[in-house]
């Protein structure tokens, strides 16, 4: 920086008496009858006259322009100033002031009369001056004073200033492409100070424009300023130069100079005065006011200085200027104290409670006095006088640490950290992002960091940004190569000679104002600041030279280019013919029931004869094989055969021309498919459409039909992933290999070598973000064109223009919105991608669950409470290895408050404790009484240890919350074979390699190979147990032989079994085959056992914020006469229902009865309990033995015989009744068992689903933990003892390699569209409104110009005069023209 918005009031331009007349005042001197008058001097304010007012001061509206900058130019003017030359003579007539008379509210004005001049006019003179037809003609002046000056006129020159012209430079838009009639030029005239269409008449038809005219938008320009390494970019405040403007528009007058900021006229808007008739005004001068605004000052002092105007001067004027005032707005300097001071004070904050920090900081002690204050002195600025500033700067003295510190920040960037509060709230935030209960990010505090009379924010500019890239970028995939060619302008261009010197280079000269910046000095105490000198000002102009290169001119050359000649290949293009196969249709024959179609079907065709098959006919379209990363073409594209017409290319030859070349803005042409128009044609195919299927739906995929269209001719359209996502041309830069066309050489039928042109693959250097490209470049260079800005979306859309019949194409934005969009590569994860492999994963089998009854857990519901946790696999017979009280955490009620438990202090007692009786109470608890017992040490002191009680404070206590703050422990993938590291190597990097590959394994197990070599955690092994043998030892174990007994009972023995110590044994060790001479695999022998012999323990890196704060531990939060503690009773056991896990069954492979045989693990003294007796039985009574290889708990399926005979049963046992037993303080809620009675459902279980591969499944019983009592659960033990595995297609889970990915909280991912409502932005919209510009016409103020001028008229002329003339004025007319009006 906004309102070039409007302005009250005051001031900002006057001055000269040495130009003039008059008036008034006054001093002195005269005269004087006075309300007097003369002279001299001084002064005042008007008037005439001169000069100034065109400077100085303000503003930036307009202006894209010769406005400005820079450098030139010729046809000009220039008051005052300087220099030179000449002159300054003689006359005349008026007008103000003034006087008188009028008009008006005012502003002001009219008439008559008087008057002066440096005002005006005439005459004379004219060195030079002007005009000229060269004869001549024309034109000046002013005096004032006093003796010295100041003036005046003409001419010439200078200086200064100004006017004019030209080259170059000077913003954006092409969605502004054509503009122009005085327009461009000429001739003549007019006009101007001057050139000129500046104006006019006539003539000609020009002039400008893609190097951007015209139009629109924006803008005063420059020196400079800010920034930047620079190049640039942005900007134009202060200071300086120029321009423009002065309420808006137009106009002239005066003047040397103006079309005039504080002058005039007119029009308009606005404001003011008014007596309503009429007048006045212009702060973008200095102050100041209102208004606008985020925002910008005093209605100050002085002319002392500098400068300006006038004046001879004194002097006057000067809001220019110099000063002062206001504002931390900027820059600079200074202060708010210095030294000492540890008890590291108090207080604050933090704390692991020990301390740390604030912090030498404070206090205290010792000092100093800058600034501010007081007093005294007091400048420079002034060349003689004069000082507003100002009693200012400065100096001296005085008092006292006294009067003087804030702002921002502390998660990273970015220097600086803790506590509390808050709890996705409040808030922060420049970017990333903080905040959902432990926030260094919010707020506060303490502490810290930064800067400091400032600090932080906001806005703006440059930088960083190489992010518009001139210096200095790009276009295969990130934005970006026009679809392709031909070609205009333009740009660029081969070799040699020569001329020129425009570009280029060098020297010199002029200019590039001053100030600023830079360097070196100087002055204010320093600095900011001021000042002097230098350098610089990268530019423009003139001139002299150089001539390599470029340009231009001339001459030549052949290698670029083109032509000729000789050959060659080809789906190159166009036209006209022609061929066969196939489809379809029609006709005829044969023939009969289906055909067709699909994943499966149906629509459809067919007994009116289909499909199939044979013969014939018609018609259209397309051309199998050949056929090939083969060929041709500029691209689109081109495919049977033949003929004709025709374009291009290649090779060979080196004959001809002699740079003729390359590219190519605009332009022109071609340009797939679809589409459009007109007329044909139409076999097949086939959008739309119809039907049938599929599907939840299926406007699709599949099927049956089917119209445009596909085909031809002519005309449009002009786009495609028109792609190699790669513009064209030229040269250079390793190779290897295939293929097409031609030539040459060798050799002699097939090759080899070489060369030119095309087309592929691989690959080096180089390039690339990487992928990749790599003589067909995306390499190295040059030339030309196109395109991209630079985020994504909006949008290739809207509007406008152009093209099109239309569809639409082309050119091409903005508002708004998001914080990303994108490329390439990496690691994972995922895929109804691929390959390899494994697992009771499927398959093959056996037995179950899901149906029934019951048990148990869960959900839900209920309840005062039904305590809490666990939730897919991996919660649900889980925590619970055992809820009647207790447990218990829940509920109700009743009680306790330092507490049931720990530590510390004080006091009392010497204890405490145990037992019994009694009262109240539900009990906890409280009261009373009695009995038993009487700690240890001792210095004999309650002294010490210890104990109990009482008191008070610290504290205890919490199964209260947070497993998403944690430790520990655990589950799961998974006993799956994996997970990593060091060094090296590769990669810009993330990462890769190793760990991939070929084999092999249960195994990342091993072998081989390999830019890898090694290593670690896992695998395996080492450990335990079972299986064989040996050995040692034989009691409680065993008994072959000997003796003995009812009995291994006893003697005896330790051979056997067994027990429990130690060893042995198995290693693919041996043989054969196979494999790669490997690892290994297959088979065999021997062996108790054979290829990890069976089983167990053992769980890598990690995943699931998996589980657990209710095992324990623990941070934080919460409760503290309660969320702690005690007690009684209840609840955890409820019950319409749903689910999981089990038990028992449904029976004859069974039930029942009688008889009978064989285990192992384990347990046992508040125990196991033989045995005997009693009881139908649970069990009871008595009781031996045994702290256990000794005693005891202790078998069942099985076997034998009998019965039942397929039934809701002699199956099944729920439920219920009754009588009992046991445990326990107590079995009501709520235990287990027994006898008798009762005898439910259930006849093998829908969809679905589970376990198991051998001593396994299935089946049978036994033991143990917990436990007073209570198992169908859990953990173990033995008995009996199967079936099946072809195989890996599929389901599930897993491992390795590979591939795609727009996923990475990773497919339970990501993500798209419609609709509804709102209406933020934009487009369209019947319309409506404002601004700006242009065109045509109408009107025509003031004004100058032209004409007229009968009215008026002092100077000059004629005339004696009257009067006339010249000239002038008013008026009138004309063209021009501002405002205004109408239409577009």
């Nucleotide at each position: 920086c906004u309102a070039a918005c409007a302005c009250a009031u005051g001031c900002a331009a006057g001055u000269c008496g040495a130009u003039c007349g008059a008036a008034c005042u006054u001093a002195c001197c005269g005269c004087u009858u006075c309300g007097g008058u003369g002279g001299u001097g001084a002064g005042u304010g008007a008037g005439a006259g001169g000069c100034g007012c065109a400077c100085g001061g303000g503003u930036g509206a307009g202006u894209a322009a010769c406005a400005c900058g820079u450098g030139g130019g010729a046809a000009c003017a220039u008051a005052c100033c300087u220099u030179g030359g000449a002159g300054u003579a003689c006359g005349g007539a008026a007008c103000a002031a003034c006087u008188g008379a009028g008009g008006g509210a005012a502003a002001c004005u009219u008439c008559a009369g008087c008057u002066a001049a440096u005002a005006c006019c005439g005459u004379a003179u004219a060195c030079g001056c002007c005009c000229u037809a060269c004869g001549g003609g024309g034109g000046a002046a002013a005096g004032a004073u006093u003796u010295a000056u100041c003036g005046c006129u003409c001419c010439a020159a200078g200086a200064u200033u100004g006017g004019c012209c030209c080259g170059c430079g000077u913003u954006c838009g092409a969605u502004u492409a054509g503009c122009u009639a005085g327009u461009u030029g000429g001739u003549g005239a007019g006009g101007u100070a001057a050139c000129g269409g500046c104006u006019c008449a006539c003539c000609a038809a020009g002039g400008c424009g893609a190097c951007g005219a015209u139009c629109g938008a924006u803008a005063g320009c420059u020196g400079g300023u800010u920034u930047g390494a620079g190049a640039g970019a942005a900007u134009g405040a202060u200071c300086a130069g120029c321009c423009a403007c002065a309420c808006u528009g137009g106009g002239a007058c005066u003047g040397a100079g103006a079309c005039a900021c504080g002058g005039c006229c007119c029009a308009g808007a606005c404001u003011c005065c008014u007596a309503c008739g009429g007048g006045a005004g212009g702060c973008a001068g200095c102050a100041g006011u209102g208004g606008g605004g985020a925002a910008u000052a005093u209605u100050g002092g002085a002319c002392a200085a500098u400068g300006g105007g006038c004046g001879c001067a004194a002097g006057c004027c000067u809001g220019a200027u110099c000063c002062a005032g206001c504002c931390a707005u900027g820059c600079c300097g200074c202060g708010u104290g210095a030294g000492u001071g540890a008890a590291g004070a108090a207080g604050g904050c933090c704390u692991u409670c020990g301390g740390g920090u604030u912090g030498u900081a404070a206090a205290g002690c010792u000092c100093u006095u800058u600034c501010a204050g007081a007093u005294g002195g007091g400048a420079a600025g002034a060349u003689g006088a004069u000082g507003a500033c100002g009693g200012u700067a400065c100096c001296a003295u005085c008092a006292g640490a006294a009067g003087a510190a804030g702002c921002c920040c502390c998660g990273g960037c970015u220097a600086a950290c803790u506590u509390c509060g808050u709890g996705c709230c409040a808030g922060c935030a420049g970017c990333c992002g903080c905040g959902g209960u432990a926030a260094u990010a919010c707020g506060a505090a303490g502490g810290g960091g930064g800067c400091u009379a400032g600090c932080g924010u906001u806005g703006u500019u440059c930088g960083g940004a190489a992010u518009u890239a001139c210096u200095g970028g790009g276009c295969g995939u990130a934005a970006a190569g026009c679809g392709u060619g031909c070609g205009u302008a333009g740009g660029c261009g081969g070799c040699u000679u020569u001329g020129u010197c425009a570009g280029u280079c060098a020297g010199a000269g002029g200019u590039g104002a001053a100030a600023u910046c830079c360097c070196g000095g100087g002055g204010c105490u320093c600095a900011a600041c001021c000042u002097c000198g230098g350098a610089a000002u990268u530019g423009c102009c003139u001139u002299u030279g150089a001539u390599a290169c470029u340009g231009c001119g001339a001459a030549g050359c052949u290698u670029g280019a083109a032509u000729g000649c000789g050959a060659g290949a080809g789906a190159g293009g166009g036209u006209g013919g022609u061929g066969g196969a196939a489809u379809a249709u029609c006709c005829a024959g044969u023939g009969u029931a289906g055909a067709g179609g699909u994943g499966a079907a149906a629509u459809u065709c067919g007994u009116a004869g289909a499909u199939a098959u044979u013969g014939g006919a018609u018609g259209g379209a397309a051309c199998a094989c050949c056929a090939g990363u083969g060929g041709c073409g500029a691209a689109g594209g081109c495919g049977g055969c033949c003929a004709c017409c025709u374009g291009g290319c290649u090779c060979g030859u080196u004959a001809u021309u002699g740079a003729c070349g390359c590219u190519g803005a605009g332009g022109c042409a071609c340009g797939a498919a679809a589409g459009c128009g007109u007329g044909g044609g139409g076999a097949g195919c086939a959008a739309a459409c119809a039907g049938g299927a599929u599907u939840a739906g299926a406007u699709a995929c599949c099927c049956u039909g089917g119209u445009a269209g596909u085909c031809c001719a002519c005309g449009c359209c002009g786009u495609a992933a028109a792609c190699g996502a790669u513009g064209g041309g030229u040269g250079c830069u390793a190779g290897c290999u295939g293929u097409c066309g031609g030539g040459c050489a060798g050799u002699a039928u097939a090759c080899u070598g070489u060369u030119c042109g095309g087309u592929g693959g691989c690959g080096c250097a180089g390039c690339u973000a990487a992928c990749g490209c790599a003589u067909u470049a995306a390499g190295c260079a040059c030339c030309c064109c196109g395109c991209c800005u630079g985020g994504g979306g909006g949008a290739g859309u809207a509007c406008g223009g152009c093209c099109g019949c239309a569809a639409g194409g082309u050119u091409a934005a903005a508002a708004c919105u998001c914080a990303a969009a994108g490329g390439a590569a990496u690691u994972g994860a995922c895929g109804g991608g691929g390959g390899c492999c494994c697992g009771c994963a499927c398959a093959a089998g056996c037995g179950g669950u899901g149906g029934a009854g019951c048990a148990u857990g869960u959900g839900g519901u209920u309840u005062a409470a039904u305590u809490c946790g666990a939730a897919g696999c991996a919660a649900c017979g889980c925590g619970c290895a055992g809820a009647a009280c207790c447990u218990u955490a829940c509920c109700a009620g009743c009680c306790c408050u330092u507490g049931a438990c720990a530590u510390g202090g004080g006091g009392a007692u010497c204890g405490c404790g145990g037992c019994c009786u009694u009262c109240a109470g539900a009990g906890a608890u409280g009261g009373a009484g009695g009995c038993c017992u009487u700690c240890a040490g001792u210095u004999c002191g309650g002294c010490u240890g210890g104990a109990u009680c009482c008191c008070g404070c610290a504290c205890a206590g919490g199964u209260g919350c947070u497993g998403c703050a944690u430790g520990g422990c655990u589950g799961u993938c998974g006993u799956c074979a994996g997970c990593u590291c060091g060094u090296g190597u590769c990669g810009u990097g993330a990462g890769a390699u190793g760990u991939u590959g070929g084999g092999u394994u249960a195994a990342g197990u091993c072998c081989c190979g390999c830019a890898a070599c090694g290593a670690g955690c896992g695998c395996a092994a080492c450990c335990c147990u079972c299986g064989u043998c040996c050995u040692u030892a034989g009691u409680u174990g065993c008994c072959a032989g000997c003796a003995u007994u009812c009995a291994g009972u006893u003697g005896g023995g330790c051979a056997c079994u067994c027990u429990a110590g130690g060893g042995a044994a198995a290693c693919u060790g041996c043989c054969g085959g196979u494999g790669a001479c490997a690892a290994g695999c297959c088979g065999g022998a021997g062996g108790a056992a054979g290829g990890u012999g069976g089983g167990g323990a053992u769980g890598a890196c990690g995943u699931c914020a998996a589980g657990u704060c209710c095992u324990c531990a623990u941070g934080g939060c919460c409760c503290u006469u309660a969320c702690g503690g005690g007690c009684u009773g209840g609840g955890c056991u409820a019950c319409a229902c749903a689910c999981g896990u089990g038990c028992u069954a449904c029976a004859a492979u069974g039930g029942c009865g009688u008889c009978u045989a064989c285990a192992g693990u384990g347990g046992g003294c508040a125990g196991c309990g033989a045995c005997a007796c009693g009881g139908c039985g649970a069990c009871g009574u008595g009781a031996a033995g045994c702290a256990a290889a000794u005693c005891u708990c202790c078998a069942a399926a099985g076997g034998a015989c009998g019965u039942c005979u397929c039934a809701g049963u002699u199956c099944g046992g729920a439920u219920u009744g009754u009588a009992c037993u046991c445990u326990g303080c107590a079995a009501c809620u709520c235990g287990a068992g027994u006898g008798c009675a009762u005898g439910a459902a259930g006849u093998c279980g829908g969809a679905a689903u589970c376990g198991c591969u051998a001593g396994u499944a299935a089946u049978c019983g036994c033991g143990g933990a917990u436990c007073a009592g209570c198992a169908u659960g859990c953990c173990g033990c033995g008995g009996u003892g199967a079936a099946u595995a072809c195989g890996u297609u599929c389901c599930c889970g897993g491992g390795c390699c590979u591939u795609g990915u727009a996923c990475a909280c990773a497919c339970c991912g990501c993500c798209c569209g419609u609709c509804a409502c709102a209406c933020c932005a934009u487009g369209g919209g019947a319309g409506u409104u404002g601004g700006u510009u242009c065109u045509a016409c109408c009107c025509g103020a003031a004004g100058a110009c032209g004409g007229u001028g009968c009215g008026c008229u002092a100077a000059c002329c004629c005339g004696c005069a009257a009067g006339g003339g010249a000239g002038g004025c008013a008026g009138c007319c004309g063209g021009c023209c501002a405002c205004g009006g109408u239409a577009g």